[in-house]
Context: one part of a larger RNA
């Protein structure tokens, strides 16, 4: 910018695009057909797998350098204790949210339509014979469709529903100009999104992010006081202490402001 007035939601899908297209074993038909026997189907039906791809994180496990504990050494908080630094995240046992596979769930189908090689009908030229020369079938994991996403810049620019088109002033009577307007942006909070943009949730008529609260998760029984022993250390207090991105709830903090915008080109 453009889609013959400005908008929001919803959608259609093109002689547009794109992805997709695999394969094995088993088990019944049936030890049947066939075969002298060795052996051993076509074929219809059901079943589980490979790899390959989508999605997803309840489950199994990884990661999880903002959780928890547990251990050395040496510095520091005047010592004790308890704590903090540094030493690959100091080592080391674990571990939320997120992201993840080797985890879990799906997909490849069936149906049609025209074909290839090839099988055939009817047939002449050529009294025959021949699938072909007229005409007509049958036939593939290929091709078109179907399935799954994109998708009206599909300039052929599409459909549906809805919402707004007001008032004032001047005027050379062509317009000008203000204010209002459905809506949209800048800007601020952010994250289910993301390199930026973009998209999405929100912005005092508010839970958007941070903060408290409560609660889940995980650590795995804190300090500190009392008991017990000579002590090291052990029990109680105490399934405690502390908990990140998890889930709710609450304005306490921060979302202050400001802009464009529609019948005539």
């Nucleotide at each position: 910018c453009g889609c013959a007035g400005g908008a929001a939601u919803c959608u259609u899908g093109a002689u547009g695009g794109a992805a997709a297209u695999a394969u094995u074993u088993c088990c019944u038909u049936a030890g049947u057909a066939c075969g002298a026997g060795a052996g051993g189907a076509u074929u219809a039906g059901g079943a589980a797998g490979u790899a390959c791809u989508g999605a997803c994180c309840g489950c199994u496990g990884g990661u999880g350098u903002a959780c928890c504990g547990g251990c050395u050494g040496u510095c520091c908080u005047g010592c004790u204790a308890a704590g903090g630094g540094c030493a690959c995240c100091g080592c080391c046992g674990g571990g939320u949210a997120g992201c993840u596979a080797u985890g879990u769930c799906g997909g490849g189908a069936a149906a049609g339509g025209a074909u290839a090689a090839c099988c055939g009908c009817u047939g002449a030229a050529a009294g025959c014979a021949u699938c072909u020369a007229a005409g007509c079938g049958g036939g593939a994991a290929g091709c078109c469709c179907c399935c799954u996403c994109c998708a009206a810049g599909a300039u052929g620019a599409g459909g549906a529903u809805u919402c707004c088109a007001g008032u004032g002033a001047c005027u050379u009577c062509g317009g000008u100009c203000a204010c209002a307007a459905a809506g949209a942006g800048c800007c601020c909070u952010g994250g289910u999104a993301g390199a930026c943009c973009a998209c999405c949730a929100g912005g005092u008529u508010g839970a958007u992010a941070g903060g408290c609260c409560g609660g889940a998760u995980g650590u795995g029984u804190a300090a500190g006081g009392c008991g017990a022993g000579a002590g090291a250390u052990c029990g109680c207090u105490u399934c405690a202490g502390c908990u990140a991105a998890c889930c709710g709830g609450u304005a306490c903090u921060a979302a202050c402001g400001c802009u464009c915008a529609a019948u005539u080109a």
Large-subunit ribosomal RNA, domain VI from a Sedimentisphaerales bacterium, 265 nucleotides, folded computationally.
The organism belongs to Sedimentisphaerales, within Bacteria.
Rfam family: Bacterial large subunit ribosomal RNA. Its family is annotated with structural constituent of ribosome and ribosome in the Gene Ontology.
The full RNA is in RNAcentral, with records from ENA.